[in-house]
Description
A computed fold for a 73-nucleotide RNA from Parcubacteria group bacterium M6-OD1-1, annotated as transfer RNA. The sequence was found in a public genome assembly. Model confidence (mean pLDDT): 81 of 100. Lineage of the source: Bacteria > Bacteria candidate phyla. It matches the Rfam family "tRNA". Rfam links the family to the GO term triplet codon-amino acid adaptor activity.

RNA sequence: GUCCGGGUAGCUCAGUUGGUAGAGCACACGACUGAAAAUCGUGGUGUCGUGGGUUCAAUUCCCACCCCGGGCA
Repeated sequence: GUCCGGGUAGCUCAGUUGGUAGAGCACACGACUGAAAAUCGUGGUGUCGUGGGUUCAAUUCCCACCCCGGGCA
């Protein structure tokens, strides 16, 4: 340089024939306990990498760029 995969919650990741975002762990509060741990209950905290385009509507489709991993040279 070129091609492919990925970027979504604190972390690991799901989520598309476009309709307004979730799971597990972690965390906070409560119950239980003499006090903890474990267990149970409640709570999602997010400009869906950035900027544009299409659309009534974009995490999803199109374009450019940035970052991470890999193949080829």